[in-house]
This record gives sequence, structure tokens and C1' cells, in this order.
RNA sequence: CUCAUCGAGAGGGGCAGAGGGAAACGGCCCGCUGAAGCCCCGGCAACCGCCGCACGAGCCUCCGGUCCACGGAAUCGUGCGGAGUGGUGCUACAUCCGUCCCGGUCCGAGAGUCGGUCCCGGGGAAGAUGAG
Repeated sequence: CUCAUCGAGAGGGGCAGAGGGAAACGGCCCGCUGAAGCCCCGGCAACCGCCGCACGAGCCUCCGGUCCACGGAAUCGUGCGGAGUGGUGCUACAUCCGUCCCGGUCCGAGAGUCGGUCCCGGGGAAGAUGAG
């Protein structure tokens, strides 16, 4: 940088000692009945990897076919299913909400239209995780 996902799931102990929910601001929430961080042991999930089946591609290699055509193995891709022993990840509430854009509702001004708050919906941006 690209792609996929982000509505579900899963906690105890020890050390530590004031912060934490990514960053800034505002709000909301968690925290001395112990935050962050580190360690141990569990657990969750199923991205990669693994296994099975189906379909497709292709002919570098192997087998059948004397050769060719073709078929099979192996390979690659896609889909579905499975296991949880491998590589990650995660294990309060949820990517906590808003900030930028669009739409709806409402309010105000108004000729077209414009502006604004709460709320609702969609998107973007940013972020997290995985794969490349």
C1' cells in the first nucleotide's frame, strides 16, 4: 500500500500501584471492592495453515494411453463442511458516542433558499485484527 472483517463469543490467579476505554477536544463509562503494564493457567473465535467433498483451470512433473487426443495423480483457484494439535488474534460494556459529508425529523429566517440543536439512518475518515 491492497483486500477481508469489525452486531456474536470467551476470566481466574500472582506482581504492581493510578490510571483506563487508540490519539486531541467535548460527552458517557470503568477504576484503591485495585486502572495501565508484566507473568502463569484457562477459554473464545476460525483469518492463515491442516483435513474431506464438489466444481473449475492448467499440462512444468509423474502414471495410463505406442504417439496424439484424453483420463488420473500431484499443482493452483473457488465454494461448502470439519477438527482445534500449528502461526496469529482476542478474552468489560461496543471500533463507546460526537468531530467530516449526505438524507430524515424538528426549529428559525426566507422569494428561490439558507442556518441550527437533540435524535434517527447511511457513508467517509481514522483505528484494530488477519492475509498478501
A computed fold for a 132-nucleotide RNA from uncultured Marmoricola sp., annotated as SAM riboswitch aptamer (S box leader). It matches the Rfam family "SAM riboswitch aptamer (S box leader)". About the family: The SAM riboswitch is found upstream of a number of genes which code for proteins involved in methionine or cysteine biosynthesis in Gram-positive bacteria. Its mean pLDDT, the model's own confidence on a scale to 100, is 78.